[in-house]
RNA sequence: UUCCAGUUUAUCCUGCUGGAGAGUGCUGCUAUCUAGAUUGGAAUUCAACCAUGCAAGUUACUGUCGUAAGACAGGGCAAACUGCUGAGUAACACGUAGUUAACUUCCCCUUAAGUCUGGAAUAACCUCGGGAAACUGAGGAUAAUACUAGAUAAAUGAUGUUUUCUGGAAUGAGAUAUCAUUCAAAGCUUCGGCGCUUAAGGAUAGGACUGCGGCCUAUCAGGUAGUUGUUGAGGUAAUUGCUCAACAAGCCUAAGACGGGUAGGGGCCUUGAGAGAGGGAGCCCCCAGAAGGACUCUGAGACACUAGUCCUAGCCCUACGGGGUGCAGCAGGUGCGGAACUUUUCCAAUGCGCGCAAGCGUGAGAGAGCAAUCUAGAGUGUUUCUCUUUUUGAGAAACUUUUGUUUUGUGUAAAAAGCAAGACGAAUAAGGGCUGGGAAAGACUGGUGCCAGCCGCCGCGGUAAUACCAGCGGCCCAAGUGGCGCUCCAUUUUACUGGGUCUAAAACAUUCGUAGCUGGUUUGAUAAGUCUUAUGUAAAAUCAUUACUCUUAAGGUAAUGGCUGCAUAAGAUACUGUCAAUCUAGGGACUGGGAGACGUAAUGAGUACAGCCAAGGUAACGGUAAAAUGUUCUAAUCUCGGUUGGACUAACAAGAGCGAAGGCACAUUACGAGAACAGAUCCGACAGUGAGGGAUGAAGGCCAGGGUCGCAAAACGGAUUAGAUACCCGUGUAGUCCUGGCUGUAAACACUGCUCACUAAACAUUGUGAUCUCUUCGGGAGAUUGCAGUGCUGUAGCGAAGGCGAGAGUGAGCUACCUGGGGAGUAUAGUCGCAAGACCGAAACUUAAAGGAAUUGGCGGGGGAGCACUACAACGAGUGACGCGUGCGGUUCAAUUAGAUUCUACCCCGUGAACCUCACCAGGAGCGACAGCAGAAUGAAGGUCAGUCUGAAGGGCUUACCUGACACGCUGAGAGGAGUUGCAUGGCCGACGUCAGCCUGUGUCGUGAGAUGAUCUGUUAAAUCAGGUAACAGGCGAGACCUGCGUGUGUUGUUGCUACCCGAAGAGGGAGCACACUACACAGACUGCCUCCGUAAGGAGGAGGAAGGUGCAGGCAACGUUAGGUAGUACGGCCCGAAUCCCCUGGGCGACACGCGCGCGGCAAUGGUAGUAACAAUGAGAUGCAACCUCGAAAGAGGAAGCUAAUCCCAAAAAUGCUAUCUUAGUCCAAAUUGAGGUUUGAAACUCAGCCUCAUGACGAUGGAAUUCGUAGUAAUCGGAUGUUAGCAACGUCCGGUGAAUAAUGUCCCGGCUCCUUGCACACACCGCCCGUCAAACCAACCGAGUUGCGUUGAGAUGAAGUCGAAAGAAAGAAUCUCUGCACAGCAAGGUAGGUUAAGUCGUCACAAGGUAUCCGUAGGGGAACCUGCGGAUG
Repeated sequence: UUCCAGUUUAUCCUGCUGGAGAGUGCUGCUAUCUAGAUUGGAAUUCAACCAUGCAAGUUACUGUCGUAAGACAGGGCAAACUGCUGAGUAACACGUAGUUAACUUCCCCUUAAGUCUGGAAUAACCUCGGGAAACUGAGGAUAAUACUAGAUAAAUGAUGUUUUCUGGAAUGAGAUAUCAUUCAAAGCUUCGGCGCUUAAGGAUAGGACUGCGGCCUAUCAGGUAGUUGUUGAGGUAAUUGCUCAACAAGCCUAAGACGGGUAGGGGCCUUGAGAGAGGGAGCCCCCAGAAGGACUCUGAGACACUAGUCCUAGCCCUACGGGGUGCAGCAGGUGCGGAACUUUUCCAAUGCGCGCAAGCGUGAGAGAGCAAUCUAGAGUGUUUCUCUUUUUGAGAAACUUUUGUUUUGUGUAAAAAGCAAGACGAAUAAGGGCUGGGAAAGACUGGUGCCAGCCGCCGCGGUAAUACCAGCGGCCCAAGUGGCGCUCCAUUUUACUGGGUCUAAAACAUUCGUAGCUGGUUUGAUAAGUCUUAUGUAAAAUCAUUACUCUUAAGGUAAUGGCUGCAUAAGAUACUGUCAAUCUAGGGACUGGGAGACGUAAUGAGUACAGCCAAGGUAACGGUAAAAUGUUCUAAUCUCGGUUGGACUAACAAGAGCGAAGGCACAUUACGAGAACAGAUCCGACAGUGAGGGAUGAAGGCCAGGGUCGCAAAACGGAUUAGAUACCCGUGUAGUCCUGGCUGUAAACACUGCUCACUAAACAUUGUGAUCUCUUCGGGAGAUUGCAGUGCUGUAGCGAAGGCGAGAGUGAGCUACCUGGGGAGUAUAGUCGCAAGACCGAAACUUAAAGGAAUUGGCGGGGGAGCACUACAACGAGUGACGCGUGCGGUUCAAUUAGAUUCUACCCCGUGAACCUCACCAGGAGCGACAGCAGAAUGAAGGUCAGUCUGAAGGGCUUACCUGACACGCUGAGAGGAGUUGCAUGGCCGACGUCAGCCUGUGUCGUGAGAUGAUCUGUUAAAUCAGGUAACAGGCGAGACCUGCGUGUGUUGUUGCUACCCGAAGAGGGAGCACACUACACAGACUGCCUCCGUAAGGAGGAGGAAGGUGCAGGCAACGUUAGGUAGUACGGCCCGAAUCCCCUGGGCGACACGCGCGCGGCAAUGGUAGUAACAAUGAGAUGCAACCUCGAAAGAGGAAGCUAAUCCCAAAAAUGCUAUCUUAGUCCAAAUUGAGGUUUGAAACUCAGCCUCAUGACGAUGGAAUUCGUAGUAAUCGGAUGUUAGCAACGUCCGGUGAAUAAUGUCCCGGCUCCUUGCACACACCGCCCGUCAAACCAACCGAGUUGCGUUGAGAUGAAGUCGAAAGAAAGAAUCUCUGCACAGCAAGGUAGGUUAAGUCGUCACAAGGUAUCCGUAGGGGAACCUGCGGAUG
């Protein structure tokens, strides 16, 4: 030694993005003070340019002037230090360890010896000139520690000698002889000293050389002519090609030369657990540079930042002749940029230079100033009381004075701080960010309404925003706090520590093999690696620990440790290496008998196919889902015989065999290769892997020459289609075949590199060996077992899982490759190729995911099983045609109010719109509780006769009267709202669903989402039951239950009933409760019994029974889904508020070129009309039902008993039966429409009601495509009642009458539902997802005729200063110019592909069998996705 958010419906992974930490620069807002600091134009931009001032002088030597101070000049020393910067440099530049037997060293120290004798000049100065200036010339005088002659020491070189010394080694040092060359000194003095010369040594400071170490790039693979070496010479302090001459031809390089890019190096700094990664600021060491270059003098030291000369480019002065200048020193300025201070004080301290010293100088340095640069510290008050609702806030009083202001002294170079002693006064001092998650902190208020905006990431905002903008709260840090950029960490996402490669990114197509890396057994030697010890070094600072010290801390001082490194020395010898030897287990060779579609070549064979010939034969053939194009009377197709041709090699055939892979299949032969088994004869580690490299390498394609039966890209026709550049059909060329070359790629796959060792078991199969058994004795059969291969299960283990399981496990060796998705295997450069193209292979830009495996659903023009009259089939009756009713759309209208729109809207909301309803339209009126303001006894508001406005109205107005306290004129706030939001909701309802599902506990399996249970088999109406089963149980639903009907029993008898009696057989009465009925309780049905089938559950049939397998019909009816519907009501938000409220009148919802749905009536004889005769049930009735009577043709009207209803009434049932008539006709069918009259309800019947009568008498003669309902008391048909209601039913609901057909041997088909399974790139869930062209906008990039600039290679020309030389001249050469190559940068007409961008165009390529399975390579074609051919893969 740490994680968190983000791919999904959910899960586990892979993987990246973002957050969180530390550092650093810039920046927003804010800011009281103190101290310290190694902070401040470092990084990136400009090693760009600079006005002004300052940054190097000093001096017991000498001369002149001067009273002096001092000035000028000659001489000495210094100016090569300090300071600044990082352009260049990939190098002995730096670091570290060494070497110098190849060197120098002013000043300093030590030792020794000296310091003798002479000489000639010159500056300042004086005189005279030139020049604008800078500066400079001539003459004259003079001194020295300046210059110089001689001497003495001394030095150097050459040739000898040497038993001298050091050392690993003399090329060193010493001694000595000879010769040659060079050839020392300086004085001053205050008398103390300071100097000077030579030699040796030391110290210090340098020069040079060497080992090792530290960047990127191979899209840089060959580089090099002074190059490598030798000899000689020159040159240097010194080695060396450092330079030159001659000679030789070497030298470096895959362990990366050469080239390109980038870069000062280190101590160290940041970060990190560390290993590392990133950096090279400040401080220290080294290097390099001083506008860009070249060169030189002086000197101990320079090729010299503030020396010189020249060239180049700037700038300045000029009298145009000529001169001057270099802030990468300190300040300061301009420019550049996101980015960085004062033209300050002093030499007091520390150092440095000079000086004997005093001292002088010093922008080194020390101080101060500025700066939110860093570190550390302090403060912004404390206490009490009162008020306020608590929190909190306000006020008052008291206390304290760090801090603040201030006085004096001290302090300082001068200030300041500090210190000492006072004075005043709570005074002078808190912000920034955040508040949806990550991630601490609001489900507070207002505004906004996919707008404005926020957001690192996920994401928020479309009217109830915890996410925007504010307010109020809260959280974090705090004199700071946030944002942006960069670095490290996070990140085991570069993996040495410490990753991976079957499917996520990633094993080269395969093999041989070079370098490299790795390597069996035993012994000996060695000691390179390795280990131990010691020594030296690893500068200081930094770092760690401890101690001390600034009040503390940062800081400072000291000690110790560390700095993981390098070198040297001594030792150890197990392992690795090296050398020498040994062995046989690896490997190789050999021998034996077998196996094999192994290769190459040759020869032969076979069927099919096509063409041709002959014969037979006649009208079609062929092809498809169906067709057509096509072939055919010039005889096809078909049958038979023959011949020619090219391609191919059935059956055997297998999950089998062989090969390195690609791949290999008729037979025989020849040549060649490899593997397995067996033997243990030979060699003796000879091995493994393998960067580069070589070879092989399907199909397609290319070149040349052949060949061409069939097939078949392209092409041409025919179909299909909206189109069809396709799928299907008919033709058909390259090609496919052979020979010789090239290409070098595939889903070249087991998506799994090669080798070795180890690790359960079972089974199958191929080759071979051993043993045994049987034997028909065969080349037979079988069993056990070893080795080698090919498969299939499976343990441990592994894995994200799927799975793997002799590995995808465990342990080793070697190689290749990967590092989010896209851009892109693209661009560019290079290599290869005839081309196509292959190999190698980026970036800008863009993006929060892309991806793997598995899970649950949903879906499929996937599969299986089952079900159902809102499925089919069989049957019946319809709808769709006509007329009418009604609802909807559309249109119209002042308004035709809204809602509902596939099933699941459309006689639905609405179980009934003349007014009302009513929401719509036109017009007219009315209404504000409560609070405040203005008003009001000077009369508010209200009421009213009359008139007027008006459709009407004290509603307004005019006039008048009554009453007597409030008050809509204004501001808020209400009442009310069928206004809005059913996508804020409750409740209710529809549909899925005439379904059989939904869920839980415990256990088990899985890392997990989840699974199991609920699956399987049989069965059922059913998740109904039985059996099997890692499940066992349970709940909701189903069933049970409840209601009605069907049978019986008991009880009950009025208003019901009547077997009995009276009456007339009627009405009625009596009597009775047997029957029927009524309405309460109970019984009954359970596959209980029998036969057959079945293990069972159960099924088929039967008996009995009123009823039989749920008896029939209903009620109830799960978890949920559908943002389904809501105008009955409720409720949230919003809106209107004198109008969207409330009332009234009238209109509208009833319109009408049209379209759709649901009904009614018919089209007639199974009928119509007329007459007559029967038989129900359910209901309703007091604002009611109304018998009965009268009137009327009828509707109806006028009277009126009974009935709160088993009593009375509505009430007539109709279809039906019987009789008569009509006779197939637009009719005696049909009834719409229209006219006239009447009646009822109701204020009101015109728009717009019902009914009656008369008249009128349309369409319609059985209904196209399509479609609905129904399985028995059902359909069909017939009426009745009721709801609504003042009135109106063709509607809904209920009731009964008459009363079928067909299926039930069913599930092939259409559409749908349930379960299981399968595929999925879907999860808003197929009304899904998604691809490409085209069109539009923007962005970066590539190519690009060219053009501009910079750098650089090579060649040439001109050639400054300087060097060498006596000179002539020579070499070298900055700079400039020309040509050329390379690299980079900018611009560019045009061209190209790419990326991004809510709602553009065309199609529908992919995902399901995606509707032609998909994909790979290759080739051709096409608006586009794509299509087709050939070979391959299964993903």

Annotation:
A computed fold for a 1435-nucleotide RNA from an archaeon, annotated as small-subunit ribosomal RNA. The RNAcentral record of the sequence draws on SILVA. Model confidence (mean pLDDT): 81 of 100. It matches the Rfam family "Archaeal small subunit ribosomal RNA". Rfam 15.1 lists 709 matches to the family in 491 species. For this family Rfam cites "Crystal structure of the ribosome at 5.5 A resolution" (Yusupov et al., Science, 2001).